[in-house]
Context: one part of a larger RNA
RNA sequence: GCUGGCGAGUUACUCUAUACGGCAAGGCUAAGCGGUACCACCGCGAAGCCGAAGGGAAACCGAGUCUGACAAGGGCGUCAAGUCGUAUGGGGUAGGCGCGAAACCGGUUGAUCUACCCAUGGGCAGGUUGAAGGAGGGGUAAUACCCUCUGGAGGACCGAAGCCGUGAACGUUGAAAAGUUCUGGCAUGACCUGUGGGGAGGGCUUACAGUGCAAUCAUAACCGGAGAUAUCUCGUUCUCCCCGAAAUAGUUUUGGGACUAGCCUCGAGGGCCACCACAUGGGGGUAGAGCUACUGAAUGGACUUUGGGGGCCUACCCGGCUACCCGGUCCAAUCAAACUCCGAAUACCAUGUGCUUUUGCCUCGGGAGUAAGUCCGCGAGCGAUAAUGUUCGCGGUCAAAAGGGAAACAACCCAGACCAUCGGAUAAGGUCCCUAAUCAAAUCUAAGUUCUUAAGGUAGUCAGAUUGCUGUGACAGCUAGGAUGUUGGCUUAGAAGCAGCCACCAUUUAAAAAGUGCGUAACAGCUUACUAGUCGAGGAAUCUGGCGCCGAUAAUUAUCGGGAAUCAAGAUUUGUACCGAAUCCAUGGCAAUGCGGCAUUUAUGCCGUAUUGGGUAGGGGAGCGUCGCUAUUUAGCUGUGAAGCUGUUCCGCGAGGGACGGUGGAGCAAUAGCAAGUGAAUAUGCCAGA
Numbered sequence: 001g002c003u004g005g006c007g008a009g010u011u012a013c014u015c016u017a018u019a020c021g022g023c024a025a026g027g028c029u030a031a032g033c034g035g036u037a038c039c040a041c042c043g044c045g046a047a048g049c050c051g052a053a054g055g056g057a058a059a060c061c062g063a064g065u066c067u068g069a070c071a072a073g074g075g076c077g078u079c080a081a082g083u084c085g086u087a088u089g090g091g092g093u094a095g096g097c098g099c100g101a102a103a104c105c106g107g108u109u110g111a112u113c114u115a116c117c118c119a120u121g122g123g124c125a126g127g128u129u130g131a132a133g134g135a136g137g138g139g140u141a142a143u144a145c146c147c148u149c150u151g152g153a154g155g156a157c158c159g160a161a162g163c164c165g166u167g168a169a170c171g172u173u174g175a176a177a178a179g180u181u182c183u184g185g186c187a188u189g190a191c192c193u194g195u196g197g198g199g200a201g202g203g204c205u206u207a208c209a210g211u212g213c214a215a216u217c218a219u220a221a222c223c224g225g226a227g228a229u230a231u232c233u234c235g236u237u238c239u240c241c242c243c244g245a246a247a248u249a250g251u252u253u254u255g256g257g258a259c260u261a262g263c264c265u266c267g268a269g270g271g272c273c274a275c276c277a278c279a280u281g282g283g284g285g286u287a288g289a290g291c292u293a294c295u296g297a298a299u300g301g302a303c304u305u306u307g308g309g310g311g312c313c314u315a316c317c318c319g320g321c322u323a324c325c326c327g328g329u330c331c332a333a334u335c336a337a338a339c340u341c342c343g344a345a346u347a348c349c350a351u352g353u354g355c356u357u358u359u360g361c362c363u364c365g366g367g368a369g370u371a372a373g374u375c376c377g378c379g380a381g382c383g384a385u386a387a388u389g390u391u392c393g394c395g396g397u398c399a400a401a402a403g404g405g406a407a408a409c410a411a412c413c414c415a416g417a418c419c420a421u422c423g424g425a426u427a428a429g430g431u432c433c434c435u436a437a438u439c440a441a442a443u444c445u446a447a448g449u450u451c452u453u454a455a456g457g458u459a460g461u462c463a464g465a466u467u468g469c470u471g472u473g474a475c476a477g478c479u480a481g482g483a484u485g486u487u488g489g490c491u492u493a494g495a496a497g498c499a500g501c502c503a504c505c506a507u508u509u510a511a512a513a514a515g516u517g518c519g520u521a522a523c524a525g526c527u528u529a530c531u532a533g534u535c536g537a538g539g540a541a542u543c544u545g546g547c548g549c550c551g552a553u554a555a556u557u558a559u560c561g562g563g564a565a566u567c568a569a570g571a572u573u574u575g576u577a578c579c580g581a582a583u584c585c586a587u588g589g590c591a592a593u594g595c596g597g598c599a600u601u602u603a604u605g606c607c608g609u610a611u612u613g614g615g616u617a618g619g620g621g622a623g624c625g626u627c628g629c630u631a632u633u634u635a636g637c638u639g640u641g642a643a644g645c646u647g648u649u650c651c652g653c654g655a656g657g658g659a660c661g662g663u664g665g666a667g668c669a670a671u672a673g674c675a676a677g678u679g680a681a682u683a684u685g686c687c688a689g690a
Base pairs, nucleotide, nucleotide: 002689003688004687005686006685011094012093013092014091015090016089017088018087019086020085021084022083023082026050027049028048032044033043034042035041054061055060064076065075066074067073097235098234100232104225105224106223107222108221109220116198117197118196119195120194121193122192123191124189126158127157128156129154133150134149135148136147137146138145162186163185164184167182168181169180170179201217203213204212238623239622240621241620242619243618248261249260250259251258252257262370263369264367265366266365267364268363269362270361276354277353278352279351280350281349282348288342289340290339295336296335297334299332300331301330302329303328304327307326308325309324310322311321312320313319373398375396376395377394378393379392380391381390382389403414404413405412418589419588420587421586423585424584425583429579430578431577432563433562434561439575440574441573442572443571444570450565456550457549458548460547461546462545463544464543465542466541467540469538477534478533479532480531481530483507484506485505488502489501490500513528517526518525590613591612592611593610594609595608596607597606598605599604600603624679626676628674629673630672631671633670634669636668637667644663645662646661647660648659649658650657651656
């Protein structure tokens, strides 16, 4: 873990609400007594309780009264019937749904374990070292001192018994709730040990570790107070039907708790007000926009002889200059949550009309739960215009929602499951195969882009626009020329087109730079611009857009879900058909609610019609079953076979119920009621079992 049994909102009193019943301006008895008696029950009993009148602190007054100077105003009343009983929902007092602390207090029992102390006994193989003292000898004036013996000290040494427990391994559901083996420490001492005794729980004991005090110690164990308390965790047992939340606000020694409100449900009453749509009328200062309309911010420029300051010149004054700073005016271009000359869309408020079968709206009353929310879209704050981040606002989903799509995937897209159907139409999303379903047309892409991202790059390719050139021959290629003054001047060791500086003229020409690049030490050499010839049709440049390419680095081949796909099964566009959900429709059935009709036993049944039927916490309703009791009930059943067990079958939405067969062998039902030790899958539940 599994199976069987046991196992949790009860009882008493009281308050309150609802249902039903008795009596009613009244209602009811309590203790007690009497009768009858197995109990049950019948009668008496008004002491007392609630109600019928309230107001005031009270005196007191009274449908009024209090306050008050008041005949004012205001507060509380008057204008609605109660009371007793039974049942049920809820509150309170009691252990109060069940189990669960760590703890606190009282009284007892313990020092046979262990720590310390007391009394009285016992034990320590063997070996080693050789203190003091002593003797003899030497030595001294005498001591001192030296040598040899003797001697036998020590929290001395080595090491058994004994005591301890250093290191390691094993053991870890052990052989053992602390051990075994090897290796270690002490071993004449503050040593080890037997027996008897001492002190006890806020106490003892302690060479002090919060150590030990019977496998228990930062205050023992046992019994009791005691069912301590638990704002905490876990568990809380049959069925069906209707509705259905919240994770917010305020307050809180409050934040995982509570109280009040909000949101849910049930009952009673009210009215068509509410919701929604449209119309009309409103207030606003958001988005946007604007700023020579304010308050501020902020860039560039012009003017400033009539603004201020700095610097320089001059200095006696007057002054002059200014590539400086601030201010002012103007021009141009800007910014703002705490700026506004302006200013929406929505939203909100009001009125009217429509809509409105179901009451969704309001009032009163009974019962709750919730007060940890979550992600997504939009508007914002914080953060880094980070976070599955955090805090608000508006909306949605999940929570409490299944189904289809997104490969898989609470919160995304579609769509809200009463039941059945081998019926149909669709949504999102799809239609080559896996896998249900597609064809046609036009264009693009060559990257397997599709099937991962940016700045930036791209003579990839397609389309568009604009400006030059071009049969008086363009563009590209090829052939030829590309010269002279001159090696321009300067500079320089040199500078000759080509290190650098200055200038950049003129001539011959079809054309040719005081030179475009390479080159030389400097020349030389190659080449370009430019020109002619040849050739014979388009060519050059710029900009824009579409789809691509590079940028592009990680651990399985491993990021289209896979196979695979290139006039596509990719992309853009147009059309067409189909597939596709628990959606919608169809057919049949069940239930709830409203309305209408018909029956009656007056509270239900039947029929019709419309709407509705996902659901956690939670509210409401209707039922099933178990043990027991009551009944002059069923003239109940039963050895012609009860209960129980078991198989088949029928009925009921279901909890469950019946019939028949077998087994079993003696009791057991139905109906109408009553009363509960009344329903288990979970509590690391309890007991038993394999």
This is a predicted structure of a 690-nucleotide part of an RNA (large-subunit ribosomal RNA, domain II) from a Planctomycetota bacterium.
Its mean pLDDT, the model's own confidence on a scale to 100, is 83.
Rfam family: Bacterial large subunit ribosomal RNA. Gene Ontology terms of the family: ribosome and structural constituent of ribosome.